The prediction has a mean pLDDT of 82. The RNA shown here (transfer RNA) has 88 nucleotides and comes from Chamaesiphon sp. 341R_metabat_111. Taxonomically the source falls in Chamaesiphon (Bacteria, Bacillati, Cyanobacteriota, Chamaesiphonaceae). The sequence was found in a public genome assembly.
[in-house]
RNA sequence: GGAGGAGUGGCCGAGUGGUCGAUGGCGCAGCACUGGAAAUGCUGUGUAGGGCAACUUACCGUGGGUUCGAAUCCCACCUCCUCCGCCA
Numbered sequence: 001g002g003a004g005g006a007g008u009g010g011c012c013g014a015g016u017g018g019u020c021g022a023u024g025g026c027g028c029a030g031c032a033c034u035g036g037a038a039a040u041g042c043u044g045u046g047u048a049g050g051g052c053a054a055c056u057u058a059c060c061g062u063g064g065g066u067u068c069g070a071a072u073c074c075c076a077c078c079u080c081c082u083c084c085g086c087c088a
Stems, first nucleotide, its partner, number of pairs: 001084007010026003018068001027045006046059005061077005
């Protein structure tokens, strides 16, 4: 240099253009259980801004585009992985 794949919450990892700020698991917090723990069960749990609160806005590597509507489709770039090639 060429071809292909990947990037999503604290971590892992799903995700048909609308049901998705996002399944599920781990972790964490609270509760139940216990003499006390562990295990198990239940509930909750992303970040930032606004709001007394209810609630609301934005965010899926970065920046654009298509669309009524984008994590999902298109373009460019960044990073990582695999294969091929070139130089030394």